[in-house]
RNA sequence: GCCCAAAUAGCUCAGUGGUAGAGCGUUGGUCUUGUAAACCAAAGGUCCUGGGACCGAUCCCCAGUUUGGGCA
Numbered sequence: 001g002c003c004c005a006a007a008u009a010g011c012u013c014a015g016u017g018g019u020a021g022a023g024c025g026u027u028g029g030u031c032u033u034g035u036a037a038a039c040c041a042a043a044g045g046u047c048c049u050g051g052g053a054c055c056g057a058u059c060c061c062c063a064g065u066u067u068g069g070g071c072a
Base pairs, nucleotide, nucleotide: 001071002070003069004068005067006066007065010024011023012022013021018055026042027041028040029039030038048064049063050062051061052060
């Protein structure tokens, strides 16, 4: 330099057009002599950035940024 992939909750990841979810973690509650475990509930997201197409975008198209991989 060229090519490919990824970027979504604090962490690991789903979700592939119709106002975003799980597990773990955090907080509160129930239970316990107490802690842990278990159970119930809650909080937590400009879906990397900008633009475009669409009635409508996390999702499609373009450009960029960052990370990882491949070739030279």
Molecule: transfer RNA
Organism: Rhodamnia argentea